[in-house]
RNA sequence: UUCUUAUCAAGAGAAGUGGAGGGAAAGGCCCUAUGAAACUUCGGCAACAGGUUACAUGAAACGCUGUGCCAAAUCCUGCAGGCUACAUGUCUGGAAGAUAAGAA
Numbered sequence: 001u002u003c004u005u006a007u008c009a010a011g012a013g014a015a016g017u018g019g020a021g022g023g024a025a026a027g028g029c030c031c032u033a034u035g036a037a038a039c040u041u042c043g044g045c046a047a048c049a050g051g052u053u054a055c056a057u058g059a060a061a062c063g064c065u066g067u068g069c070c071a072a073a074u075c076c077u078g079c080a081g082g083c084u085a086c087a088u089g090u091c092u093g094g095a096a097g098a099u100a101a102g103a104a
Base pairs, nucleotide, nucleotide: 001104002103003102004101005100006099007098008097013042014041015040016039017038021031022030023029026077027076028075043070044069045068048066049065050064051062052061053060074096079093080092081091082090083089
């Protein structure tokens, strides 16, 4: 980097350095000098894999290890379809993306 599977409306931020961007991309809409990105420290959330414990046949707990995450539903939308007051809205699926585990 690619492929497969699962999940993505819940949850969880302070300080220091830094000094203008950031929210994947496009269009929107937002965040940001009352301090963006990035890095560091400490804290937290979650429970994918490993581990441990308990149960005993389909399911639990812990949070030790490896990741991940801590504005807004993956912030919203783009494609197809259903419903609709046919403007809008809403629902389902898809695409793209993110994370984990496995494989090449």